[in-house]
Overview:
This is a predicted structure of a 72-nucleotide RNA (transfer RNA) from Teloschistes peruensis. The prediction has a mean pLDDT of 82. Rfam family: tRNA. The family's RNA type in Rfam is transfer RNA. Lineage of the source: Eukaryota > Opisthokonta > leotiomyceta > Teloschistineae > Teloschistes.

């Protein structure tokens, strides 16, 4: 260099083109003598980035960048 794939909270991951949730985990209560469990709350996200189409994009085009596998 080709093609193809993939990029979403601290990690895994979901999302028909219509409120961006879920598991863990963090944090505070609560239970407990303490712990852990169990229970109820909360916090955390410019959907890698720029555009673009659309009444409306995590999704659908293009561009870039990052990763991966593929062919030279």
């Nucleotide at each position: 260099g080709u093609c193809c794939g993939c990029g979403u909270g601290g990690c895994g991951c979901a999302a028909u083109g219509g409120c961006a949730g879920c598991g863990c985990g963090u944090u505070g209560c609560u239970u407990u003598c303490c712990g852990g469990u169990g229970g109820c709350a909360a916090a955390g996200g410019u959907u890698g980035c720029g555009a673009g189409u659309u009444c409306g994009a995590a999704u659908c085009u293009c561009g870039u960048c990052g990763u991966g596998g593929u062919c030279g």